Bacterial RNase P class A from a Pseudomonadota bacterium, 391 nucleotides, folded computationally. It matches the Rfam family "Bacterial RNase P class A". It is annotated as a ribozyme. Its family is annotated with dimeric ribonuclease P complex, tRNA processing and ribonuclease P activity in the Gene Ontology. The sequence was found by an Rfam model in a public genome assembly. The model forms 96% of the base pairs in the Rfam consensus.
[in-house]
RNA sequence: UCAGACGGCCGGACGGCCGCUCCCGCAAGGGGGAGGAAAGUCCGGGCUCCACGGAAGCACGGUGCCGGAUAACGUCCGGCGGGGGUGACCCCAGGGAAAGUGCCACAGAAAGCAAACCGCCCGCGCACCGGCUCCGGCCGGCCCGCAGGCAAGGGUGAAAGGGUGCGGUAAGAGCGCACCGCGGCCCCGGCGACGGGGACGGCAUGGUAAACCCCACCGGGAGCAAGACCAAAUAGGGGCGGCGGUCCCUCCGGCAACGGGGGGCGAAACGGGCUUCCGCGUAGCCGCCCGGGUCGGUCGCGCGAGGCGUCCGGUAACGGGCGUCCCAGAUGAAUGGCCGUCCCCCGCCGCAAGGCGGGGACAGAACCCGGCUUACAGGCCGUCUGACGUA
Numbered sequence: 001u002c003a004g005a006c007g008g009c010c011g012g013a014c015g016g017c018c019g020c021u022c023c024c025g026c027a028a029g030g031g032g033g034a035g036g037a038a039a040g041u042c043c044g045g046g047c048u049c050c051a052c053g054g055a056a057g058c059a060c061g062g063u064g065c066c067g068g069a070u071a072a073c074g075u076c077c078g079g080c081g082g083g084g085g086u087g088a089c090c091c092c093a094g095g096g097a098a099a100g101u102g103c104c105a106c107a108g109a110a111a112g113c114a115a116a117c118c119g120c121c122c123g124c125g126c127a128c129c130g131g132c133u134c135c136g137g138c139c140g141g142c143c144c145g146c147a148g149g150c151a152a153g154g155g156u157g158a159a160a161g162g163g164u165g166c167g168g169u170a171a172g173a174g175c176g177c178a179c180c181g182c183g184g185c186c187c188c189g190g191c192g193a194c195g196g197g198g199a200c201g202g203c204a205u206g207g208u209a210a211a212c213c214c215c216a217c218c219g220g221g222a223g224c225a226a227g228a229c230c231a232a233a234u235a236g237g238g239g240c241g242g243c244g245g246u247c248c249c250u251c252c253g254g255c256a257a258c259g260g261g262g263g264g265c266g267a268a269a270c271g272g273g274c275u276u277c278c279g280c281g282u283a284g285c286c287g288c289c290c291g292g293g294u295c296g297g298u299c300g301c302g303c304g305a306g307g308c309g310u311c312c313g314g315u316a317a318c319g320g321g322c323g324u325c326c327c328a329g330a331u332g333a334a335u336g337g338c339c340g341u342c343c344c345c346c347g348c349c350g351c352a353a354g355g356c357g358g359g360g361a362c363a364g365a366a367c368c369c370g371g372c373u374u375a376c377a378g379g380c381c382g383u384c385u386g387a388c389g390u391a
Stems, first nucleotide, its partner, number of pairs: 001387010012342007020033005035362001039373002042371005047223004060219005065079005080094001081092004095214002100212002102208003117154002119150003123146003128141005162180006181203001182201002185198005227299004237290007245265001247264007269282003306325008343360007
């Protein structure tokens, strides 16, 4: 210098004017006001209500190498094993396939139990060819058929009953041997996952558990529209009290008091076999009171597994001590707009200095917290790797 790996950070700055929302204040005025993801709502917890005697078991769901961190986690840290990369480093849903069951497409002879398509080899039979011949045959080759042996080679496949090599054999084969792999055993190291070594075994258990299943561990349900409180009009419910007329018009009878009929007002009618009187009750009306829900309002709701700094312990995640700070709380839902100077990017003009114009990502709280995942213009910092060059 080029190419890369990993980790962390910023997410336009300052000022003025006009607003919005919350808090303090009698007022004037003062102070706070989105994010690294506030997002997806995928895990874990706090909080709230509901259900529930405890424990164990069953069912269902989840998690799954080992050790640690944590309130907890499917998260994080440090390791182990496997895979990829020259490397820094990255990726892994990584318990059990000798408990059982299922499945293994296509191709292929054969896909779990062993099997033989081409091929290789031995024997026999029938032809044929070549060579030799003492003419009796002998030797060699080859097509086809029959009966057997083999699994080395070819071919199929994601996968074919260990791999490479030497020996061996009719041809072959863990058939024998060496190394590698594998298996259980022993020893050593490690808390452990696991690693190293030794002798033995001739190789047995193909894969698949994000298929059922087995093993270990974890798990009540619903969610701030949780939940609590105050409480209007109207309608409806309950309790108590009052009223529950004989008021007006008209017709008939009567000297009259009055009686009867009809109508009007009005909530004003009804109840005991009948009549009168005195009461009572019901319907209904009026007034007062009570309780529930709705509209609405208040709380929950902003001091918290809190931020920052520093020291100590720990490889680290993280934990502890001390100091310091208070930092959104809306609810038809605030957090915005304009201007100026500067910063960054793009385009045009210009030899240049510079000028002009345009743009500034993803997104946006709604009970809170710890994670994960996803989106993101542009930029900064640190550590490390490979290649080349120079000293």